[in-house]
Overview: A computed fold for a 183-nucleotide RNA from a Clostridiaceae bacterium, annotated as Lysine riboswitch aptamer. The model forms 100% of the base pairs in the Rfam consensus. The source organism's lineage runs through Bacteria, Bacillati, Bacillota, Clostridia and Clostridiaceae. It matches the Rfam family "Lysine riboswitch aptamer". About the family: Riboswitches are metabolite binding domains within certain messenger RNAs that serve as precision sensors for their corresponding targets. Its mean pLDDT, the model's own confidence on a scale to 100, is 81.

RNA sequence: GAUGGUGAUAGAGGUGCAUUUUUUAUCAGUAAGGCCAUUGAGGUAUAUGGGUACCGGUGAUUUGGCCCGAAAGGAAAAAAUGCCGAAGGAAAAUUACCCCCAUAGGCAAUUUUCCUGGUUAUACAGUGAAUAACUGUAUAACUGUCAUCAAUAUUAUAAUAUUGAUGGAGCGCUAUCAGUAGU
Numbered sequence: 001g002a003u004g005g006u007g008a009u010a011g012a013g014g015u016g017c018a019u020u021u022u023u024u025a026u027c028a029g030u031a032a033g034g035c036c037a038u039u040g041a042g043g044u045a046u047a048u049g050g051g052u053a054c055c056g057g058u059g060a061u062u063u064g065g066c067c068c069g070a071a072a073g074g075a076a077a078a079a080a081u082g083c084c085g086a087a088g089g090a091a092a093a094u095u096a097c098c099c100c101c102a103u104a105g106g107c108a109a110u111u112u113u114c115c116u117g118g119u120u121a122u123a124c125a126g127u128g129a130a131u132a133a134c135u136g137u138a139u140a141a142c143u144g145u146c147a148u149c150a151a152u153a154u155u156a157u158a159a160u161a162u163u164g165a166u167g168g169a170g171c172g173c174u175a176u177c178a179g180u181a182g183u
Stems, first nucleotide, its partner, number of pairs: 002183002006178006014084001016083009033067005042055004046104006087116009097106002117143011145168010
């Protein structure tokens, strides 16, 4: 001096990821509400059982008609912000809420473990008003990256680049800087 487990910084993949706001369509002529007629004692609070509370012959509930008439979630476009395990899932546990208890379910947060490089399409299943969209599984294609092999080009060897094939995964990959032991 070089290499050097490693650490720090900055980046790449692209219909890239997530969040927020605005507008628009859908949701839907639906829910809720009012009136008329009918029926005539039950009904409501996620489901079942029990309880509690409230409403109900001043008409519960059912059915039909008329009037009036939403919203949330999800979607598209635009803008902004934060980023490249960005983020999305599965399981378990804990906590809180859905009137109380039990079982189940729903919704939100946290922690742990596991899976997925990314996008698209198809099939099935789930959520959903929906044929939209999302999620999961499987298959296929495209794409980025690394490793190995082969061919070609540059070239003094090495090495680099391009193309193709196969395979792997993001605790990955690239670039720069610093660098232990050892050689």